Transfer RNA from a Candidatus Parcubacteria bacterium, 71 nucleotides, folded computationally.
The coordinates come from a structure-prediction model, not an experiment, and the mean pLDDT is 85.
It matches the Rfam family "tRNA". By type it is a transfer RNA.
RNA sequence: GGGCCUAUGGUCUAGUGGCAUGACGCGGCAUUCGCAUUGCCGAGACCCGAGUUCGAUUCUCGGUAGGUCCA
Numbered sequence: 001g002g003g004c005c006u007a008u009g010g011u012c013u014a015g016u017g018g019c020a021u022g023a024c025g026c027g028g029c030a031u032u033c034g035c036a037u038u039g040c041c042g043a044g045a046c047c048c049g050a051g052u053u054c055g056a057u058u059c060u061c062g063g064u065a066g067g068u069c070c071a
Base pairs, nucleotide, nucleotide: 001070002069003068004067005066006065007064010024011023012022018054026042027041028040029039030038047063048062049061050060051059
């Protein structure tokens, strides 16, 4: 320098154009003499910019970051 893949809460993860899923973690409540466990409730995310579209996490282009292969 070139090809390919990936980017979603603090962490991991699902999501083939129409409210963004679940787990762990976090906060509150219940339970306990207390802790743990368990149950219920809650806060919390689509890497950035542009395009297509009534509508984009999803499709297209560019960028950034990471991974991988080639040189």